Description: RNAcentral holds the sequence, with entries from Rfam. Predicted 3D model of a 102-nucleotide RNA (Purine riboswitch aptamer) from Anaeroplasma bactoclasticum. Its mean pLDDT, the model's own confidence on a scale to 100, is 77.
């Protein structure tokens, strides 16, 4: 984009995706093992268990507190990730063949 066939007669009020954006999960917590640092530190590594749930269960700043010891911790802001909803935007818009450009 040409052809043919088929459907329709206010068809399109559609289908897929998606930045994003809400809601449930979970309180990014909470119990424990092994190691490890020590006022210029406060960590590394596993288990378990929490969710109709995979996964993850940590960072950043930050009131403290430990007088050298094995244990921290307040407040604050920050998600991933599972499902379900919503959503600019694109993409798409009967089959079936050729043809053109990318």
């Nucleotide at each position: 984009g040409u052809u043919a066939a088929a459907a329709u007669a206010u068809u399109a009020g559609u289908g897929g995706u998606u930045a994003u954006u809400g809601a449930u999960a979970u309180a990014u917590c909470g119990g424990c093992c092994c190691g490890g640092a020590u006022a210029u530190g406060g960590c590394g590594g596993g288990c378990a268990a929490g969710u109709c749930u995979c996964u993850a269960c940590c960072c950043u700043c930050u009131a403290g507190c430990c007088u050298a010891a094995a244990a921290c911790a307040u407040g604050a802001g920050g998600a991933c990730u599972a499902u379900c909803a919503a959503a600019a935007g694109c993409c798409u818009a009967u089959u079936a063949a050729c043809u053109u450009a990318u």